[in-house]
Context: one part of a larger RNA
C1' cells in the first nucleotide's frame, strides 16, 4: 500500500455524471390506510403498537374418568386479558420489503444480441388490409410426392399496428394494385402478296398477355404551399386579393426519446439550477394504424425532488485475516 471484512465522534449527499456503493428497512400478531382507478386494484400503501419469563383468571377445542343428564374434574392443544420479573436490547444469532411523490417510454405476464447491450427494441391479446371456394391458396421438392390439413372463410396463407379509452382529417396528380376497354399498338406461329419458278428476303392482315385509353383504391408506396393588404393608439388580423397545386397539416399534442437559434419566455422548486415539473406557441425539420392523444395495473426501463439513513464526504482513524514490500 493492495484485497476481503468490521467499528466510527459531531455533521448527514456538502461526495459524485449519478446516493455508485454502503447504511437503514425487515417476520409475526393488532391496528390504520390517502391518492388515482379500467372498481379488480393501487395495498405488506404510508402511519403507530406488540413480541422474552413467572403467576393469576377467562374462552375454544380434542381425548379420559364420573354421572341417567346436566354437567364436575384429569391430562393435552389453541388463545384473549391482567399483575408481576431480567436485560441496553426479547422475529435478541441465521433468515428477512427503505418509503413516498412528479415526468417520459412501453399496457400488462414473456422473449432477446452465448462470452461488453435486457432496453423504450421483438412478442402479445385485440384492431384492421389483402388474398384464397378446397383437386383452393401458400410453403418445400426437377419430379413423384409432402405440409397446412383428421382442417374448409367463426378456416388457412401474406402485410401493418399493437390492452383499454377516444379519435383516425385532406390528396388517386406521381408510383404500385384492382377492374373495364367500341377502338389504338403489340412478337413469333398462321394466311396471303411480292422479280417468270425456287431459295432468301420485303411488304400487308390476324393477334395473346402487356401498353395506350377509362375508372376506383391511401389501416397501398407516399404527399399534406407562397406573396401582399387590412379593425377609433400601438400590436394582431376574424377579413380581402393574389400566384399556385393533386391536395394545401384537420382533432390532438408541442423547446418535446422530435426546437437549430437555445441556457427560448413565464411560474413552481433551490441561498443559488443548462436539471425537474406546470404554461405559452415564434413546430430549423409534430401529427393522426411507418397511428394522435388520454391512460389504472405492471418495469432489475430513463429522468427530477422529498423523508429516512449512513465513512460518499468533511478528514480520516482504528481493528481482524489474508497478499505484497523485506529477510532467510
Nucleotide at each position: 500500500u493492495c484485497u476481503a471484512a468490521c467499528u466510527a465522534a459531531g455533521g448527514g449527499a456538502a461526495c459524485u455524471c449519478g446516493a455508485c456503493a454502503a447504511a437503514u428497512u425487515g417476520g409475526u400478531c393488532c391496528u390504520g390506510u390517502a391518492u388515482c382507478u379500467u372498481c379488480g386494484g393501487u395495498a405488506c400503501a404510508a402511519g403507530g403498537g406488540a413480541u422474552c419469563c413467572c403467576u393469576g383468571c377467562g374462552a375454544u377445542u380434542g381425548u379420559c374418568u364420573c354421572g341417567c343428564a346436566a354437567g364436575a374434574g384429569g391430562c393435552g392443544a389453541u388463545u384473549a386479558c391482567a399483575g408481576g420479573g431480567u436485560g441496553c436490547a426479547a422475529u435478541a444469532a441465521c433468515c428477512g420489503g427503505g418509503g413516498a411523490g412528479g415526468u417520459c417510454c412501453g399496457a400488462c405476464u414473456g422473449u432477446u444480441u452465448a462470452a461488453c447491450a435486457a432496453a423504450a427494441a421483438c412478442a402479445u391479446a385485440g384492431c384492421u388490409u389483402c388474398u384464397c371456394g378446397c383437386a383452393a391458396g401458400c410453403c418445400u421438392g426437377u419430379a413423384a410426392a409432402g405440409g397446412u390439413g383428421a382442417g374448409u372463410a367463426u378456416g388457412g396463407g401474406a402485410g401493418g399496428c399493437c390492452a383499454c379509452g377516444u379519435c383516425u382529417g385532406c390528396c388517386c396528380a406521381g408510383u404500385g394494385c384492382u377492374a373495364g376497354u367500341a377502338c389504338c399498338u403489340c412478337a413469333a406461329a398462321c394466311u396471303u402478296c411480292u422479280u417468270u419458278u425456287c431459295a432468301a428476303g420485303g411488304g400487308a392482315g390476324c393477334u395473346a398477355a402487356g401498353g395506350g385509353c377509362u375508372a376506383g383504391u391511401a389501416a397501398a408506396c407516399g404527399g399534406c404551399g407562397g406573396g401582399a393588404a387590412u379593425a377609433a393608439c400601438u400590436a394582431u388580423a376574424a377579413u380581402u386579393c393574389u400566384c399556385u397545386u393533386a391536395a394545401g397539416g384537420u382533432a390532438g399534442c408541442g423547446a418535446a426519446a422530435u426546437g437549430c437559434c437555445u441556457u427560448g419566455u413565464c411560474g413552481u422548486u433551490u441561498g443559488a439550477a443548462u436539471g425537474a415539473c406546470g404554461a405559452c406557441c415564434u413546430g430549423c425539420a409534430u401529427g393522426a394504424a411507418a397511428g394522435g392523444c388520454g391512460u389504472a395495473a405492471c418495469g432489475a426501463g430513463a429522468u427530477c425532488u422529498c423523508c429516512a439513513u449512513u465513512g460518499u464526504c468533511c478528514c480520516u482513524a482504528g481493528u481482524u485475516a489474508g497478499a505484497a514490500u523485506c529477510c532467510c
Model confidence (mean pLDDT): 86 of 100.
Predicted 3D model of a 328-nucleotide part of an RNA (large-subunit ribosomal RNA, domain IV) from a Candidatus Woesearchaeota archaeon.
Rfam family: Archaeal large subunit ribosomal RNA. On this family, see Yusupov et al., Science 2001: "Crystal structure of the ribosome at 5.5 A resolution".
The organism belongs to Candidatus Woesearchaeota, within Archaea.